This is a predicted structure of a 75-nucleotide RNA (c-di-GMP-I riboswitch aptamer) from Epsilonproteobacteria bacterium (ex Lamellibrachia satsuma). Lineage of the source: Bacteria > Pseudomonadati > Campylobacterota. Its mean pLDDT, the model's own confidence on a scale to 100, is 87.
RNA sequence: AUAUGAUAAGGCUAAACCUAUCGCGAGGUAGGGACAGAAAGCUAUGGGUCUCAUGCAGAUUGCCAGGUUACCAAA
Numbered sequence: 001a002u003a004u005g006a007u008a009a010g011g012c013u014a015a016a017c018c019u020a021u022c023g024c025g026a027g028g029u030a031g032g033g034a035c036a037g038a039a040a041g042c043u044a045u046g047g048g049u050c051u052c053a054u055g056c057a058g059a060u061u062g063c064c065a066g067g068u069u070a071c072c073a074a075a
Stems, first nucleotide, its partner, number of pairs: 004073002012037002017032006035062001041068003045065003048060004052055001
């Protein structure tokens, strides 16, 4: 350094649900909350699923995969 990921250390994110708000909608944002996560950071590139005002349109990265970046270090 890469691969890898523990009864390690410091930490990080935040499901369902509730409240407010934006959107035709799927859903998003903020606060609470904690199911879970070693990339549950970013990216809509491929597939899947979903929405509708059916298109050269949108949503979903915590559905699967790819790309890319990153803390720590036992074995």